Context: one part of a larger RNA
Order: sequence, then C1' cells, then structure tokens
RNA sequence: CUGGGCGUAAAGGGCGCGUAGGCGGUCCGGUAAGUGGAGUGUGAAAGCCCCCGGCUCAACCGGGGAGGGUCGCUCCAAACUGCCGGACUUGAGUACGGGAGAGGAGACUGGAAUUCCCGGUGUAGCGGUGAAAUGCGCAGAUAUCGGGAAGAACACCGGUGGCGAAGGCGAGUCUCUGGCCCGUUACUGACGCUGAGGCGCGAAAGCUGGGGGAGCAAACGGGAUUAGAUACCCCGGUAGUCCCAGCCGUAAACGGUGGGCACUAGGUGUGGGAGGCAUCGACCCCUUCCGUGCCGCAGCUAACGCAUUAAGCGCCCCGCCUGGGGAGUACGGCCGCAAGGUUGAAACUC
Repeated sequence: CUGGGCGUAAAGGGCGCGUAGGCGGUCCGGUAAGUGGAGUGUGAAAGCCCCCGGCUCAACCGGGGAGGGUCGCUCCAAACUGCCGGACUUGAGUACGGGAGAGGAGACUGGAAUUCCCGGUGUAGCGGUGAAAUGCGCAGAUAUCGGGAAGAACACCGGUGGCGAAGGCGAGUCUCUGGCCCGUUACUGACGCUGAGGCGCGAAAGCUGGGGGAGCAAACGGGAUUAGAUACCCCGGUAGUCCCAGCCGUAAACGGUGGGCACUAGGUGUGGGAGGCAUCGACCCCUUCCGUGCCGCAGCUAACGCAUUAAGCGCCCCGCCUGGGGAGUACGGCCGCAAGGUUGAAACUC
C1' cells in the first nucleotide's frame, strides 16, 4: 500500500411488499467449524534472496542456507464469529385507553359559474385588440329578468398547514377500509434491518372497446402581425380532457439527497398528543414525544451550501458512476395492439 465516489461535476433504482443472500441486542453454559498458538509432515529440481566457491571479472556455473501455504495431521486455548441448549427485555411486535388527518374505494346530495334551449323587456350594435379584422347581430344579437337542460370543477376556509411509500390527495353526507401519533407499561421474547431476482403500485400524454361532451383545447380553418410568420395576438374548432373496463410503465417520477440504527451546541415558528404549574378557565408559561419550516455552533464541503429532518461522526444492506461525442443509438433478448419501453454495445472521432 492492498480504489475513489454518487445535493449542483459521471453516479440514488419512480415507489412499495418481499424471496434468496448479507448483516444482527443482553447474560450463562456447552461445542470447537471459523480464529490464535505449538509440534510434525509436506510445499521436487531449477529460479528469486543471503553466504562461500569456479571460469582473469561479469554474465554463466557449482555448493550451502534462508524463504515461500485459503495445505495435511496431532495437541493446546476459548476472547470474538458460528453452531447447540437455557435465560432476559432495552430492539421488534401485541393488547388496552385516547387523538388528528384533502390517506384509499363506493354511493348519494349541494350551491356559484359557464354554455345551450324556451319565454318576457328592449334596440343597433356586440365582441375582440397595441390597433384591427375574421366572427356574431334587424330572421332581433349584446344587455337584463324568469324558467329549463347538460357536463366539468369545487371560490371563501387554505396556512413555509394536514395525509400518503411514491405517484398523489381539497364542496358536503353516509358506508366500507389502510396507515400514523400519544398515554399506560399488561403480554410475546430478538420474532430484527436490508433486499439481487420476483410481485404489486405508479402523474400527464398515448392506445383498445363502450358511454359522455358544458368549458377548455393539440391538429386543422380563418383574421391579423411580419421581409416571411407553417408562431407569439384574435375568431372558430376536432381528438383529448370526464366515466366504465382493459392496456401502456414513462417524467426535471426532484429534497436533483436509497433504506435502517446509534451518536453529536443551541434559538425560533407551526401541526398533533401527553404531563406539570396555575386559574373562573380547556388561556399563558414549563417539561416531554411525533411531524413540518426557518436561523445557526462544531464538523463537513471545490465552492455554493448542509448542519438532531446532516451533505457531521460511525455501522449494516441495496442501487449506481468510472472522459466528451457516437448513443440511451444499433444488434439480439424480454414486454407491448401500437406508440414504444427495458436491457444496452462497437467502429470511428476529440
């Protein structure tokens, strides 16, 4: 000496459940596989290294020694790992008592707005823009009042607030249902962590079949602008956006930061719970647990910054990186109805 890394330089898998595997709390006893020691056997010769010697030296050659091991056998040791047995409760889980929440699924209901239809009032314009025009309107529009229909989305509350593993989740009520937090410390007794494969979930767009279609709106048509205008602006407008069933499986799927456990100054806000003090009081204040923000010490960092929600200090497990282009391409495999996805090079070139 026996790699270094992954917030922004290349690099964290989109997220979960979990198989194999890897890793694993405290105490006692046993065992002796790993481990350590001793002895012994073996590790051919040549070579390498040391010493001596022979060719005038050296290369070369001869002699002697040392060294060399995931090695065999025997004996010894028993701290650590493993294995076997026993015990424990702090890890993990269960029970009980409370609590918050746009967590998920289904059904039903509601009001505002928009558009359309019918009727009333009413008349010459409305609309739109930088300015206009296309467009709509005397077959009566726009405006306004009454009635009706439809679809989609839920103003205020609303918050750096809450919930969820992630994607994501905001009107109300009911039914079904998942997770989480706090308190008591009763029960189980290491039942744990991670997780290659695998399985499931997975925004939007897109696809298949059926429905629905108010508003919005790729494509498309028209009006403007312009040198042009396959755009930005305006008038229209179809897929789609919505529902049911089935596919697709991607993303700046981002905190651009994998998961778990432990440790390491504080200050301040906010959400949920418990306790204390106190009181008229569920207010304030204090303590504590869980979450979510901001600021900041040590430390870290190339810097920016991070800083008990770490990017600090450690351990365990997984994923990934290894110069730019070629290229997330080609070929092949697997998946898909397709679109394409996934795995993923090389020549060549700088």
Source information:
The part of an RNA shown here (small-subunit ribosomal RNA, central domain) has 350 nucleotides and comes from a metagenome. Its Rfam family is "Bacterial small subunit ribosomal RNA". Its mean pLDDT, the model's own confidence on a scale to 100, is 90.